[in-house]
């Protein structure tokens, strides 16, 4: 220096937290039920509102360059077709068929979102 643009998108996974749902717990209120002579009082308590908890399995959510799958593009080769240059020959276009992507250790720090992260900065710095 080159590495098939170390291409794009979708679905998912490892992973990630906590907006929302659910769950757990606390507090207030509390239909109702029970005890009680009693509308007193006490106990239980559906429900409802708020707080806290991700050191809650989950649903929603985020989610990989170095994870998976698929699709699209890219590129190379081939078949037949069309077009152009002057015939030989060469070049171009679209369709179809087939091939191709190897390797990949990695902080700290910062950023987004409710929040965090194998997200983004970033195949970055650095290292080999």
């Nucleotide at each position: 220096a080159a590495c098939u643009c170390a291409g794009g998108c979708a679905u998912c996974u490892a992973g990630g937290g906590u907006u929302c749902c659910g769950c757990a717990u606390c507090u207030a209120c509390g239909g109702g039920c029970a005890a009680g002579g009693g509308a007193a009082u006490u106990g239980c308590a559906a429900g409802c509102a708020g707080g806290u908890g991700g050191u809650c399995u989950g649903g929603u959510c985020c989610g990989a360059g170095a994870g998976a799958u698929g699709c699209c593009g890219g590129u190379c080769g081939g078949u037949a077709u069309c077009c152009c240059c002057u015939c030989c020959g060469g070049g171009g276009a679209a369709u179809c068929c087939g091939g191709c992507g190897a390797c990949a250790c990695g902080g700290a720090g910062g950023g987004a979102u409710a929040a965090a992260a194998g997200c983004c900065c970033g195949g970055g710095a650095g290292g080999c």
This is a predicted structure of a 128-nucleotide RNA (Guanidine-I riboswitch aptamer) from an Acidimicrobiales bacterium. Lineage of the source: Bacteria > Bacillati > Actinomycetota > Acidimicrobiia > Acidimicrobiales. It was read from a public genome assembly, where an Rfam model found it. Rfam family: Guanidine-I riboswitch aptamer. Its family is annotated with regulation of gene expression in the Gene Ontology.